The part of an RNA shown here (small-subunit ribosomal RNA, 3' major domain) has 477 nucleotides and comes from a metagenome. The full RNA is in RNAcentral, with records from SILVA. The prediction has a mean pLDDT of 80.
Context: one part of a larger RNA
RNA sequence: UGACGGGGGCCCGCACAAGCGGUGGAGCAUGUGGUUUAAUUCGAAGCAACGCGCAGAACCUUACCAGCUUUUGACAUGUCCUGGACGGAUAGCAGAGAUGUUAUCUUCUCUUCGGAGCCAGGAACACAGGUGCUGCAUGGCUGUCGUCAGCUCGUGUCGUGAGAUGUUGGGUUAAGUCCCGCAACGAGCGCAACCCACGUCCUUAGUUGCCAUCAUUGAGUUGGGCACUCUAGGGAGACUGCCGGUGAUAAGCCGAGAGGAAGGUGUGGAUGACGUCAAGUCCUCAUGGCCCUUACAGGCUGGGCUACACACGUGCUACAAUGGCGGUGACAAUGGGACGCGAAAGGGCGACCUCUAGCAAAUCUCAAAAAACCGUCUCAGUUCGGAUUGUACUCUGCAACUCGAGUGCAUGAAGGUGGAAUCGCUAGUAAUCGCAGAUCAGAACGCUGCGGUGAAUACGUUCCCGGGCCUUGUACA
Numbered sequence: 001u002g003a004c005g006g007g008g009g010c011c012c013g014c015a016c017a018a019g020c021g022g023u024g025g026a027g028c029a030u031g032u033g034g035u036u037u038a039a040u041u042c043g044a045a046g047c048a049a050c051g052c053g054c055a056g057a058a059c060c061u062u063a064c065c066a067g068c069u070u071u072u073g074a075c076a077u078g079u080c081c082u083g084g085a086c087g088g089a090u091a092g093c094a095g096a097g098a099u100g101u102u103a104u105c106u107u108c109u110c111u112u113c114g115g116a117g118c119c120a121g122g123a124a125c126a127c128a129g130g131u132g133c134u135g136c137a138u139g140g141c142u143g144u145c146g147u148c149a150g151c152u153c154g155u156g157u158c159g160u161g162a163g164a165u166g167u168u169g170g171g172u173u174a175a176g177u178c179c180c181g182c183a184a185c186g187a188g189c190g191c192a193a194c195c196c197a198c199g200u201c202c203u204u205a206g207u208u209g210c211c212a213u214c215a216u217u218g219a220g221u222u223g224g225g226c227a228c229u230c231u232a233g234g235g236a237g238a239c240u241g242c243c244g245g246u247g248a249u250a251a252g253c254c255g256a257g258a259g260g261a262a263g264g265u266g267u268g269g270a271u272g273a274c275g276u277c278a279a280g281u282c283c284u285c286a287u288g289g290c291c292c293u294u295a296c297a298g299g300c301u302g303g304g305c306u307a308c309a310c311a312c313g314u315g316c317u318a319c320a321a322u323g324g325c326g327g328u329g330a331c332a333a334u335g336g337g338a339c340g341c342g343a344a345a346g347g348g349c350g351a352c353c354u355c356u357a358g359c360a361a362a363u364c365u366c367a368a369a370a371a372a373c374c375g376u377c378u379c380a381g382u383u384c385g386g387a388u389u390g391u392a393c394u395c396u397g398c399a400a401c402u403c404g405a406g407u408g409c410a411u412g413a414a415g416g417u418g419g420a421a422u423c424g425c426u427a428g429u430a431a432u433c434g435c436a437g438a439u440c441a442g443a444a445c446g447c448u449g450c451g452g453u454g455a456a457u458a459c460g461u462u463c464c465c466g467g468g469c470c471u472u473g474u475a476c477a
Base pairs, nucleotide, nucleotide: 001477002476003474004473005472007471008470009469010468011467012466013465015461016460019425020424021423022422023421026317027316028315029314030313031312032311033310034308035307042053043052064303065302066301067300068299069298070297073127077126078125079123080122081121082120083119084118087106088105089104090103091102092101093100094099108117109116110115129292130291132290133289134288138286139285140281141280142279143277145275150189151188152187153186154185155184156165157164158163169180170179171178195269196268197267198266200236201235202234203233204232205231206230209226210225211224214223215222239263242257243255244254245253246252319418323377324376325375326374327373335366336365337364340359341358345354346353347352384415389410390409391408392407393406394405395404431453432452433451434450435449436448437447
């Protein structure tokens, strides 16, 4: 100087408390451990691994296993020889396919006529190739403490020196934020602000959007209009600026003060200091070293990653009446669409099918929002719950056996609110309700967004956890 203390002081955080809803019990989904297996590819491991890499494993992916098969190689550059454009189309044989083999048709440019370009086959090498090892050799990227308020430097001063001072102190703040004081005076990286979105107003513009006034229609449908809504460009606006109180006359704090759409950081996002964990990743990529080179490389078929006495994490659905079922038909926002979205009409109980209108979309379409309202059921393993199983189908795809999703009929398991323990959340939040998107042929209860309805509680900082500053002890570094 740090680190640590079941030392002290001050302060903060959904840290506790006050509340609301869960998890832990059930069934299922999903990840992991374990076990099994020819293989169940690999990585991730307290917080910070476990719906994580995977924004989507039937083949492919795929790295694993079994079998078949290739050896200058699926891919790059170079040398030599032979041939021809390469390529495309059709047909046959063997085969699980890779591949091997046969036949037919079609097919190039330049040229100094030597050949060159391009391609195929062959030969020998240099080499290719490796998701093989080492993240404790590395780059890059990322997590975490933590959006915590800290981390440092120059000059000066003090100290033999390590180092100290500044950065401590008195107040204050979300903040090393600001004020005052002070052997310090300044500065840098962080904080804040500058950036984006939302909330108010003004202005510019008026189609595909809108409709107050005038006509018109089944309908903003059409004429008309751009006032309003909205869209998307530009501006204004909030600064403790004003008032009162308080305070050291300061910084600031308080006010159910004014004005204002908004008030004290307006709300949310993006933004992550010096560093810590030899944290994670050699399987995104790049890369040193080591290793393999008829194999640890390449191709293919089939299987596996989907196994199942069990254990754990994360979720979904429930156990019901604040509900189930039936009916009625009100109100969103974000988004997507051409190998696409697919209206209307028709068929089917339905998944879906037929037919095609429109639309590269403020125009057409996905699209129906759902919770809401009315009726019924009357507390029961039920008109709760839907697992499981049988059967008949639909769709995607070369192909749904291992191993897809969906639909109809039948079946109708556990489950009556969950032990010890444990998690999230302070406002348009929790809870609850649906909608969209990425990935994607198909395959979400996951993920990322969007809006609808919309609470309770916070006395307080004694205690638990984490963190910041000062101080003290130490046989620790």